Formats: sequence, structure tokens, C1' cells
RNA sequence: CGAGUUGAUCGGAUGAUCGCUGGCUGGAAGCUUGCCGCAAGGAUGCAAAAGCUAGAGGAAAGUCCGGACUUCAUGAGCAUAGUGCCAGGUAACACCUGGGGGGUGAGAGCCCACGGAAAGUGCAACAGAAAAUAAACCGCCUGAGCAUGAGAAUGUUCCGGUAAGGAUGAAAAGGUGAGGUAAGAGCUCACCGGUUCAGUGGUAACAUUUGAACGCAAGGUAAACCCCACUUGAAGCAAGACCAAAUAGGAAUCCAAUUAAGAGCUCACUUAGGAUUCGGGUAGGUUGCUAGAGCAUGGCGGUGACGUUAUGCCAAGAUAGAUGAUCAUCUUUCUUAGAAUAUUUCUGAGAGGAAACAGAAUCCGGCUUACAGAUCAACUCACUCU
Repeated sequence: CGAGUUGAUCGGAUGAUCGCUGGCUGGAAGCUUGCCGCAAGGAUGCAAAAGCUAGAGGAAAGUCCGGACUUCAUGAGCAUAGUGCCAGGUAACACCUGGGGGGUGAGAGCCCACGGAAAGUGCAACAGAAAAUAAACCGCCUGAGCAUGAGAAUGUUCCGGUAAGGAUGAAAAGGUGAGGUAAGAGCUCACCGGUUCAGUGGUAACAUUUGAACGCAAGGUAAACCCCACUUGAAGCAAGACCAAAUAGGAAUCCAAUUAAGAGCUCACUUAGGAUUCGGGUAGGUUGCUAGAGCAUGGCGGUGACGUUAUGCCAAGAUAGAUGAUCAUCUUUCUUAGAAUAUUUCUGAGAGGAAACAGAAUCCGGCUUACAGAUCAACUCACUCU
């Protein structure tokens, strides 16, 4: 000085005026079913102006996972669905952390749908002789016959042996060497590779400059069906709860205790009616609704995710759906002029102008996707100089 990898932060600030929603204070005029009073009135409640204060994200998106919470249900089994190396974290997870193995990159790093192919079934185009209890196209060897030849030998047919050489293919019965054979082959041996067992290290996955045995690996594919292990009820804030009001305590059909309903099926259990169709009324208000598996800072423990502890803080709650508009100044960007300085800084003028992705709706923890620009930290590598 350049390129890259990983992680994090910002993505406007200040002031003024007006406006919207919530909370607190406030309480004019007016109203007040109900309460007290014979009545007049009183208490209570509602409530304007005004003041103070708070008011969209890091993804609010996707609706993909996991829960909290609510309703139904009742126990067991099955089904359905999900996950899949090991150990941890967490309320939980398909998430996160750290390891192991595999792949990839020059590297920092990044990715993994990572249990089982000896339970079974299936699949692999084309090429190739043959694609898994899988094989003989070319080739090699032996025996017999025929033809040519003086002979050696050459060519050809049939039976048998072979898988070392060659071809095809993503993949073809492990590799190198030696011996052996009619020719060959783990046929035998040595070394390597492989499988199993033991030792050593590790909680484990696993590893192995350790040892032994075995000729030996039973191809690939489960993101094919399947098997194994673990987990798994359904629906969802338009869930639910309460108040007020209104209507038609409507009609018809079917089943009925050997029945029906009760989270898919079966059994058990509980209840006693259940299911379907037509028709009518209401759809208003309050609540759920934001104080939490919460946030910030520090200490301690841990490689880390995170845990624990102390102190402090309360950061939207709308309902046709609020959180906005205008003005001024400043900062970042560009152009230009000048000054100082030493390669950057300051001052002035002008231009453009906060630009990207994008708006809460029960809440929380994740994952995925989108994102103009600016800044910081650590690490890797190439080049140059010293």
C1' cells in the first nucleotide's frame, strides 16, 4: 500500500411553532340509572380548557421453527409429524456453543440432509461381455481336428481353463514386488491397505509412528420406500372472560343405551341425549393489552454459548387503526478560492442533500430474506522497502 475473511456500531443532531395517541395532574359548564334525604339538595361518577411526560425496527418483514398464555379433553396404545456424530447451553427448539469426522479454499475461513446398505424391497440412462450370489468382447493357455509348409511355424473350428493385460464406464472382485502355474489369480509370501479384538489418550464422538489375528474386504444409493433411537393432542388473542341489549322457550328429518357426544383411530372412562337442514335476533361496551423466561452496567465462574450476584431502570398499546408537518442551524458528500502546515488541517463561497431495506397489533426466543452509505476492531495473503 492492495486484496480478502470474521465480528460489531450508526443509518442524523439541536431549537422553535402547530398537530395526533397513551399516562399523570387538573377539574369549568352540564349530566348522573343507582346511594342519603319528606323535599330542596348532597355524596359519588363522567367530563372541557390548561400543564407535565412517553410514543415503530435491526429486521417491525417471511408466517418457517420453539414456547408462554387461553379453550376443549381423560388415561393407555397406535397413527401422524419432526430430529438424527459427541458433549454442553436454554423455558424449549430443527436454534446457539465447543469438539469429532467429511468436503472446500493458497490462507484467514466457509459448508454438511453427519444413525443403519450383513432385516427386506426398489433404482442406476447410455456405453460395456457384465452393474452385485454380477463377467467373457479382444486377449492368454491346454487338448482334439482341418488347411499351408521340408521343418519351425501360421491360419481356422470345437471342448475346457482364465480374469494377470486391453477396451467401455462415475464406478468392473484392493496396490507394489517376488515365487508359483499349461496360462493366470491372495494361489503363496513380504510390505502397504482393510476388518476385528486388545492396549494407550479422551466424558464421548473418535484418534493411533502400539500389538495380535484374519486373505479379506459382502460395490453405490435411504435428500428412495424402509429399519432403529428420541420427541410429538388439537385449535388459536378474530383464543378466551365479563356486562348491556334484542329475538322465535322456532320448525323439520334421522339415530337412540348393542346408541350418541367428548383432541385423528382403538380400548377404557365420563356424560345423557346427539347429529343435520331451514329460519330469526345481536354483532355494542369493558377486558385480555403489555412489569417481562425484561433491559443496562459492574463483580465472580466458564474456552464458549451462558450462569450467578449487586446496583439501577420501566423505553408504544392503537382499533379503520396514533407516533406527523413546517422553518432555521449544524454534521457527512462534491466543486472552487485562500492560508498555514507537511500530505494533512483551517476559513470562505456554491451545489446537492440523511439518501438504503422498510411501519408495531397477545408476547417472547430463534432462523431465513432485503439493505445505498459511513465507521471500528481482529485475522489472512500477494507485492515493495528495511
The prediction has a mean pLDDT of 75. Bacterial RNase P class A from an Opitutia bacterium, 386 nucleotides, folded computationally. The model forms 96% of the base pairs in the Rfam consensus. The source organism's lineage runs through Bacteria, Pseudomonadati, Verrucomicrobiota and Opitutia.